[in-house]
The prediction has a mean pLDDT of 81. A computed fold for a 74-nucleotide RNA from Saccharimonas aalborgensis (SeqCode), annotated as transfer RNA. Its Rfam family is "tRNA". Rfam describes the family as follows. Transfer RNA (tRNA) molecules are approximately 80 nucleotides in length. The sequence is in RNAcentral, with records from Rfam.
């Protein structure tokens, strides 16, 4: 310094290509089943998606910039 790949609830991820209500598994948190405990089952809180600008009715999702970790490569 140059190319490249992640960045999305606390913890792991999915959506990106093909713009249209922001999910999933765990986990919490509350009931329920069980004599209890494990397991299960049901309700429920939590994010506006790194960060900033753009296009567009509409942007996690396109573009352009910027940070942060990580690879290659000079």
């Nucleotide at each position: 310094c140059g190319g490249g790949a992640u960045g999305u609830g606390g913890c792991g991820c999915a959506g990106c290509c093909u713009g249209g209500u922001a999910g999933c598994g765990c986990g919490c948190a509350c009931g329920g089943c069980u004599g209890g405990g494990g397991g299960c089952c049901g309700u429920g809180a939590g994010g506006u998606c790194g960060c900033a600008a753009g296009u567009u009715c509409a942007a996690g999702u396109c573009u352009u910039g910027u940070c942060a970790u990580c690879c290659c490569g000079a």